[in-house]
A computed fold for a 1573-nucleotide RNA from a Desulfatiglandales bacterium, annotated as small-subunit ribosomal RNA. Rfam family: Bacterial small subunit ribosomal RNA. Rfam links the family to the GO terms ribosome and structural constituent of ribosome. The organism belongs to Desulfatiglandales, within Bacteria. The coordinates come from a structure-prediction model, not an experiment, and the mean pLDDT is 82.

RNA sequence: UAAUUUGAGAGUUUGAUCCUGGCUCAGAAUGAACGCUGGCGGCGCGCUUAACACAUGCAAGUCGAACGAGAAAUCCCGAGCUUGCUCGGGAAAGUAAAGUGGCGCACGGGUGAGUAACGCGUGGGUAACCUGUCCUUAAAUUUGGGAUAAACCACCGAAAGGUGGCCUAAUACCAAAUAUUGUCUUGAGAACUAAAGUUUUCUAGAUAAAAGCUAACCUCUUCGUGAAAGUUGGUGUUUAAGGAGGGGCUCGCGUACCAUUAGCUUGUUGGUAGGGUAAAGGCCUACCAAGGCCAAGAUGGUUAGCUGGUCUGAGAAGAUGACCAGCCACACUGGAACUGAAACACGGUCCAGACUCCUACGGGAGGCAGCAGUGAGGAAUCUUGCGCAAUGGGGGAAACCCUGACGCAGCGACGCCGUGUGAGUGAAGAAGGUCUUCGGAUCGUAAAGCUCUGUCAAGUGGGAAUAAUGUCCCGCGGAAAAUAUCCAAGGGAUUUGAAGGUACCACUAAAGGAAGCACCGGCUAACUCCGUGCCAGCAGCCGCGGUAAUACGGAGGGUGCAAGCGUUAUUCGGAUUUAUUGGGCGUAAAGAGCGUGUAGGCGGUUGGCAUAGUCAGAUGUGAAAUCCUUCCGCUCAACGGAAGAAGUACAUCUGAAACUGGCCAACUUGAGUACGAGAGAGGAAAGUGGAAUUCCCAGUGUAGAGGUGAAAUUCGUAGAUAUUGGGAGGAACACCCGUGGCGAAGGCGACUUUCUGGAUCGAUACUGACGCUGAGAUGCGAAAGCGUGGGGAGCAAACAGGAUUAGAUACCCUGGUAGUCCACGCCGUAAACGAUGGGAACUAGGUGUAGCGGGUAUUGAUCCCUGCUGUGCCGAAGCUAACGCAUUAAGUUCCCCGCCUGGGGAGUACGGUCGCAAGGCUAAAACUCAAAGGAAUUGACGGGGGCCCGCACAAGCGGUGGAGCAUGUGGUUUAAUUCGAUGCAACGCGAAAAACCUUACCUGGGUUUGACAUCCUUUGACCGUCCCUGAAAGGGGAUUUUCCCGAUUUUUUCGGGACAAAGUGACAGGUGCUGCAUGGCUGUCGUCAGCUCGUGUCGUGAGAUGUUGGGUUAAGUCCCGCAACGAGCGCAACCCUUGUCUUUAGUUGCCAGUAUUAAGUUAGGCACUCUAAAGAUACUGCCACGGUUAACGUGGAGGAAGGUGGGGAUGACGUCAAGUCCUCAUGGCCUUUAUACCCAGGGCUACACACGUGCUACAAUGGGCUAUACAAAGGGCAGCCACUCUGCAAAGAGGAGCCAAUCCCAAAAAGUAGUCCUAAGUUCGGAUUGGAGUCUGCAACUCGACUCCAUGAAGCUGGAAUCGCUAGUAAUCGUGGAUCAGCACGCCACGGUGAAUACGUUCCCGGGCCUUGUACACACCGCCCGUCACACCACGAAAGUUGGUUGUACCAGAAGUUGCUAGGCUAACCACUGAUUUAUCAGAGGAGGCAGGCACCUAAGGUAUGGCUGAUGAUUGGGGUGAAGUCGUAACAAGGUAGCCGUAGAGGAAUCUGCGGCUGGAUCACCUCCUUU
Repeated sequence: UAAUUUGAGAGUUUGAUCCUGGCUCAGAAUGAACGCUGGCGGCGCGCUUAACACAUGCAAGUCGAACGAGAAAUCCCGAGCUUGCUCGGGAAAGUAAAGUGGCGCACGGGUGAGUAACGCGUGGGUAACCUGUCCUUAAAUUUGGGAUAAACCACCGAAAGGUGGCCUAAUACCAAAUAUUGUCUUGAGAACUAAAGUUUUCUAGAUAAAAGCUAACCUCUUCGUGAAAGUUGGUGUUUAAGGAGGGGCUCGCGUACCAUUAGCUUGUUGGUAGGGUAAAGGCCUACCAAGGCCAAGAUGGUUAGCUGGUCUGAGAAGAUGACCAGCCACACUGGAACUGAAACACGGUCCAGACUCCUACGGGAGGCAGCAGUGAGGAAUCUUGCGCAAUGGGGGAAACCCUGACGCAGCGACGCCGUGUGAGUGAAGAAGGUCUUCGGAUCGUAAAGCUCUGUCAAGUGGGAAUAAUGUCCCGCGGAAAAUAUCCAAGGGAUUUGAAGGUACCACUAAAGGAAGCACCGGCUAACUCCGUGCCAGCAGCCGCGGUAAUACGGAGGGUGCAAGCGUUAUUCGGAUUUAUUGGGCGUAAAGAGCGUGUAGGCGGUUGGCAUAGUCAGAUGUGAAAUCCUUCCGCUCAACGGAAGAAGUACAUCUGAAACUGGCCAACUUGAGUACGAGAGAGGAAAGUGGAAUUCCCAGUGUAGAGGUGAAAUUCGUAGAUAUUGGGAGGAACACCCGUGGCGAAGGCGACUUUCUGGAUCGAUACUGACGCUGAGAUGCGAAAGCGUGGGGAGCAAACAGGAUUAGAUACCCUGGUAGUCCACGCCGUAAACGAUGGGAACUAGGUGUAGCGGGUAUUGAUCCCUGCUGUGCCGAAGCUAACGCAUUAAGUUCCCCGCCUGGGGAGUACGGUCGCAAGGCUAAAACUCAAAGGAAUUGACGGGGGCCCGCACAAGCGGUGGAGCAUGUGGUUUAAUUCGAUGCAACGCGAAAAACCUUACCUGGGUUUGACAUCCUUUGACCGUCCCUGAAAGGGGAUUUUCCCGAUUUUUUCGGGACAAAGUGACAGGUGCUGCAUGGCUGUCGUCAGCUCGUGUCGUGAGAUGUUGGGUUAAGUCCCGCAACGAGCGCAACCCUUGUCUUUAGUUGCCAGUAUUAAGUUAGGCACUCUAAAGAUACUGCCACGGUUAACGUGGAGGAAGGUGGGGAUGACGUCAAGUCCUCAUGGCCUUUAUACCCAGGGCUACACACGUGCUACAAUGGGCUAUACAAAGGGCAGCCACUCUGCAAAGAGGAGCCAAUCCCAAAAAGUAGUCCUAAGUUCGGAUUGGAGUCUGCAACUCGACUCCAUGAAGCUGGAAUCGCUAGUAAUCGUGGAUCAGCACGCCACGGUGAAUACGUUCCCGGGCCUUGUACACACCGCCCGUCACACCACGAAAGUUGGUUGUACCAGAAGUUGCUAGGCUAACCACUGAUUUAUCAGAGGAGGCAGGCACCUAAGGUAUGGCUGAUGAUUGGGGUGAAGUCGUAACAAGGUAGCCGUAGAGGAAUCUGCGGCUGGAUCACCUCCUUU
């Protein structure tokens, strides 16, 4: 800047990430429907389903200026008389109704069934055509004729309707005349055309018309007020030409899906002749020819009216075709023609059929997909309205009539647009609701109150535009003889409105009458409470709900839109998710197994010609409406008007010539040919060879062989295995052999010969684009398999047997048949893979290897440089989701082909096709899910790997498991056996003490503000003692006593406090539930060495790096290196104890020396021991060696101690929803005369059994007895208790000391010395039982401990299995303590004596680090497959059954057109005869016409037989889905036999086995190659 103004994403696969990919959402729209709600107006829209059936009314008539005829009611007059009837006349009235005739009825209106077509759209053609009415031009409109309807009469019929007779008219009908520029024919030209031919001029001949009506006049003629002929005007008719508009036919291009429709066609394709039509044409007929269409999709099937447009979209496009407009088709279904300018005709005709109605049963009538309306169907779609006032249409000269077209109104929030439901002020932040942390917050200036306004609605009054016409009058001018008349610009008067008293305006009164719906987990704006408790329910996707739900239901609050709001359905969008714009194919879905090659697509260099594509310009078309722009009109808007713009397309003309295509000419670089050379498991056939296996024969030889994890089946004394010699036969070709070679792929490996294909290199010559790709097609195509015939050594599906196993239809073993081999023929598939189609060009390198060449140097082997062709590895840029690819591309481009579009169903069904079969190729849908998937990341896991550690194994010592007992648990039992703990990490655990108590459990008896706390009221001290009752709690009673502080003058009294009782209600109480609501505490991995962070760097990202690597350590301990540099929690150290020393201090400890005693008893002393405080010491500090000059390791010295000296405390981030609501605390829930509280008794102690942890033993390394020695650490006043006495003893009676380095417990025991026992159920062992006691305690019955006497069980060293321990340790011996009235084999602590063994890390278990695989992430206690059983769902097959549609053959054949016939009928024209009278009548003919008949065609119908398609079907098949069914465990880790693909066989099932193939297999070793040095 008139008309170009423009592109948003989100949720959901995962533990997390990136990608692929689907599903879903947000937007707009609708002829909508449904739910809730509903003030007003304007403009639009309103059967999308049953083209289903229709009652009733209306929707097409009009013209008297074409024609003939023509009522009645009623009124008036007259007559007759029977006085209420008849007749006549007039008006009504030339009216109504009907008829002939003309025009219209083919328009307008409806619907979308059919139609995939020249139907529609667009642009052409018609030289192949028509055209009523209308307009223009020219000419004409002459002379005659015969009928007929209506009406009338008669008759038939129920009706509809019809028949006969007798009249009559016309613009009805017929004959004749005339005839131009008509038509046909003859002849002669001209112009145009590609041609057929068209147009046109001249000439001759033939042939074809007509109708009048009306208004007026008298100039001319005749009669003479005026008429007629005539004239004039108007109108009609006829002919011809032209125009306009309309139509017919035809052509190019465009116009849905299915190939699981691939072949179709006989009037079919063309020709000739004829017919037919307005017109070309097989449109029809006869004859001739054999053509025509088709992969650029014929034929068939399914669906569908097409378009302008509409909706969506940035666009390209996708969807759609309501309203409005153009075209087409249809009119109950099917067929047919007639009339007409036009129809094969919506409100016409005929026939057939179905249906409905009437009927007197004989016969008739009808067609709303016109407007209203009814029924039905349906989720669903209106009034049986008003008017012709306007616009338009038909008829008419006109008035006018008709018009359900149309204009209006009605109903419906169905849509769009506008508008209202009030505005201002108002904090006591009212009441009330809701929430609350109880303070408050919020609804909320919201309300009330006060002050205003007046749209809409209501009432009253006024009040348009839409009107143009028409009629009457005047009329410049025109026609004409004309002042008649007619036409007519213009003027005047008058008249016409359905909507409608509507729009609009004014006034009155009044905040008065006018707000809902959905949502509030995320997407997506908007949050709390209550109820519910995987229930009820929600849900668009993800998903909510199992007791604290912002997700269900309600409430409060909020958000969004608003007279609407939501839901449902549908379309486009988002979806670049079919990709032209604008996608992909190594691993996500996707490259055909590979070649050859047809059509097609694409194609090297140069020049020229023409211009098909292409480009530019011009012209025409692209209807109107719509969209867009500007302006304008309704108050605005929606809506409408005007003018533009646009319409990306088609056609024609002109031009350009670069590019593509065409034609011509040339070229050599693409491609090919010839020549030479070498390489090769390239192919086919024939022949030959040796090694090995097996078998046969013979020899030697003897008891085993074979096989396996171990075995067995099997072979062998009838001589195997082993070994030697000979022979037979089949198959395969060791070493060479190499990411070496060849081939298109599959594939190809001994040697020789023959035949044969291809590639490579070299140098020259030739051809001259001959090329690339390749739908269909065709050939080849591993293994398995099939057919026929051979062959058969080994191997080996099936099969058999043996093992293994819970089973073992397997893995292993012994056998073994098809097969493997050959010939011929099928099959045609593989993980046929580089998971990578072919061709061409371009884009850094490095390094191997194979073949052939060139160059330099060298005598040469050979080395170096280099070219082409193949084949590997690494790597730059680039690409990729990443992994990776990278001149052999997955990079950058071009050409061609194939393929993909979520997972499952399914590479399946059906159909087709190929095959002998197996089966292959092609290839869906219903249904179902919200994922399926790729790459990479972090973990976890592995019957993966590497490194390392640990009493983990090993080496040892001693146990457990067997016995008896103790104790805990399970189970069982019980009124109760309270509860919890349950792999390690529950089980001598909570419980460091169950006779009552504890105690939580049971039975019974009681209490209810409570056993306990706080507050309030009243009363009073409380306490103590005694009696009755009771099992006790409790109840009842008696007695005693009258608290403390302060105030007041003392008492009394008042106030406060403590205590007690009674009362009231708030509340108490709960070892009731939830440890999966929690805190705290604890266990465990694990005293394992780990766990993280900041900054930086790398990666799209999750993440990585650091923390990995090389060493080293007990250690992420330290060192070195390094895109990392640092830091934190852990490790270590700091703490305690123990080991050595020093100092200080010596009582209750100690005693060297002195003295003393029975005695460290005392004096004395503090040296020593010891005690307990502070210090010291040890740090790889020193030396040597090793090691990277390191860390560190090994050894040594010194030292009490040596490499963290020993022991303890100390427990990172986290895991186990680990344990505990019964320690405590605590949310929620539950209970409140009970789940609370008190009491007695019982129970926790039971006992067929099972397990754990212990004690004591089984004996002589022992047991008994006697004697005798040496500790440490503890405890003690309701206590430890010396000592004495009694008792056999437990203990008792006395009784000193000690609040503890003082006294006591207290004896240590094993040990040592001596003695007895002598191998046995004992002098072992001590259970059990009887008796008698002691102690504690209110109380030992259930249910304590101990003592004595007696009794004297099992047990003689313990199966499978399993536990602890590495030094002052195990083992063994005793001692103390807590708890506690009493009760210890348990627990905790203490010392005494005091070993053995560790080669080592293969294995078991646990752990750490690195790495690898993964389909796991609730993380292997994971995931997950298939059969079977049950329920439901959709689908396939199926004897059939039943519809629809269509083909073929035949039968039959209505109406109708056409043709033939027509002996019957027949007014007009022709001609004849007769009659009478000019004129008419009659008769018999002709022409023409018709009824009837016949023929062809043909609808419905019928018969037979096919195709396609739908529904249904006993039964059957697989598939899908479904919280907790059965059997196994196939896959994911090396998934425990690596898996998978193809094929074959087998098996309940997953599956197994054979053969061939693949790596999308782990692990170890080796080889090759690469990288770096």